[in-house]
RNA sequence: ACAAGCAUAGCUCAACGGUAGAGCAACAGACUGAAACUCUGAAUGUUGCGGGUUCAAUCCCCGUUGCCUGAA
Numbered sequence: 001a002c003a004a005g006c007a008u009a010g011c012u013c014a015a016c017g018g019u020a021g022a023g024c025a026a027c028a029g030a031c032u033g034a035a036a037c038u039c040u041g042a043a044u045g046u047u048g049c050g051g052g053u054u055c056a057a058u059c060c061c062c063g064u065u066g067c068c069u070g071a072a
Base pairs, nucleotide, nucleotide: 002070003069005067006066007065010024011023012022013021018055027041028040029039030038048064049063050062051061052060
């Protein structure tokens, strides 16, 4: 330098153009002498970055950054 894939909550991952979600973690409450376990609740996001298409983009297109894989 070439080709393909991935990037979404603190972590692991969903969401095949129409309100961005789950589990775990952390936080608060109940329970307990105090914890753990269990139950309940609320919160948590410029969907890597910059553009484009569209009434509407995590999704489609272009570029770019990082990681991984392949070929040489």

About this RNA:
A computed fold for a 72-nucleotide RNA from a Myxococcota bacterium, annotated as transfer RNA. Model confidence (mean pLDDT): 82 of 100. Its Rfam family is "tRNA". Rfam's curators write: Transfer RNA (tRNA) molecules are approximately 80 nucleotides in length.